This is a predicted structure of a 344-nucleotide part of an RNA (small-subunit ribosomal RNA, central domain) from uncultured Capnocytophaga sp. Its mean pLDDT, the model's own confidence on a scale to 100, is 88. The source organism's lineage runs through Bacteria, Bacteroidota, Flavobacteriales, Flavobacteriaceae and Capnocytophaga.
Context: one part of a larger RNA
């Protein structure tokens, strides 16, 4: 290259939009580029393959014939692709009604709790721990009452519950803004799927430049703890947590499972919609249990890791290494692309 494969053995891009590429619903004419048949010409020679001959045989050679799976031209052929051309409504999508949610953004508010402060009341101790001890307390703590300000997070509802592509997303409530479900009916008529390059988004923790700090706390400093203790307990504490506007682009960014469509036996919860007087029945999501099958098993099983079809994205023994170099992106940390010598 070919097979094979990607949940846990090496492999699913962190996620989404989208170029280009690739694939692509139903009829009906029609073309004839792919496809397919039949004629023609070529496809050098030696060379292979096969008959026959020739040196005693054999290699060897000689000679005929095949193959040369290809090119090119011509004449048909029209089911499959491919091109016009017309034409449908089942995929796609728009509108309307009635839903749904911790989806986004930005304001405004609310108790509770924590610390400070001011002032009361009161007096000897609080804290803290396995024990202590640093530490705080007559300059009057700790408790406790009143009033004050701060700042962050939002108890209980709260849930194998919801939204949301993904990170994620939760006090109440205003005002913008998206998404989805289900019903009906008209419309549009294949507008669809995927998706290299590129684009947006992208937890934490970090960097910038203002701003804000109550708790909590890397680092850093004391008290213990040990043979030691740069840890694990304890008391403090900067940086950070937090707003704003940049940067960074990584994670066990996991369902360790890439998207899209079809079809494949049941049993039981739940969330949100339709029909039904009810019995029940149908959508669209989300949990369990198991039937076939599949899988090395563990398991999975309509939310398949089954059965198909289409696109993309990755693997090919272990370290070496996610490293070196080289270029790109970045303030910087660093990221992204990614070897090789050698070794076993």
């Nucleotide at each position: 290259u070919u097979g094979g494969g990607u949940u846990u053995a090496a492999a699913g891009g962190g996620u989404c939009u989208g170029u280009a590429g690739g694939c692509u619903g139903a009829u009906a004419u029609u073309u004839a580029a792919g496809u397919c048949a039949g004629g023609g010409g070529u496809g050098a020679a030696a060379g292979u393959u096969u008959g026959c001959a020739g040196c005693u045989c054999a290699a060897c050679u000689g000679u005929a014939a095949a193959a040369u799976u290809g090119c090119c031209u011509u004449u048909g052929a029209a089911a499959c692709u491919g091109g016009a051309u017309a034409u449908c409504u089942u995929g796609a999508a728009u509108u309307a009604u009635c839903g749904a949610g911790a989806a986004g953004u930005u304001g405004u508010u609310a108790g509770a709790a924590u610390g400070u402060g001011u002032a009361g009341u009161g007096u000897a101790g609080c804290g803290g721990u396995g024990a202590a001890a640093u530490g705080c307390a007559u300059a009057g703590a700790u408790a406790u009452u009143a009033c004050a300000c701060a700042g962050a997070a939002u108890a209980c509802c709260g849930a194998u519950a919801g939204c949301g592509a993904a990170g994620g997303c939760a006090g109440a409530u205003g005002a913008c803004u998206a998404u989805u479900g289900a019903u009906a009916a008209a419309u549009u008529g294949a507008c669809g799927c995927u998706g290299a390059g590129a684009g947006a988004c992208g937890a934490a923790a970090g960097c910038a430049u203002g701003g804000g700090g109550a708790g909590c706390g890397a680092a850093c400093a004391g008290g213990a703890u040990u043979a030691g203790a740069u840890a694990c307990c304890c008391u403090g504490g900067u940086a950070g947590u937090c707003c704003a506007u940049g940067c960074u682009g990584u994670a066990a960014a996991c369902g360790a499972u890439g998207g899209a469509u079809a079809c494949u036996a049941g049993c039981u919860g739940u969330u949100u919609g339709g029909a039904g007087c009810g019995a029940u029945u149908u959508g669209a999501g989300u949990g369990g249990c198991u039937a076939a099958g599949c899988g090395a098993a563990a398991g999975u099983g309509a939310u398949a890791a089954g059965u198909a079809u289409c696109c993309c994205a990755c693997c090919u023994g272990g370290g070496g290494a996610g490293u070196a170099c080289g270029c790109a992106c970045g303030c910087a940390a660093g990221u992204g692309u990614g070897a090789a010598a050698c070794u076993c």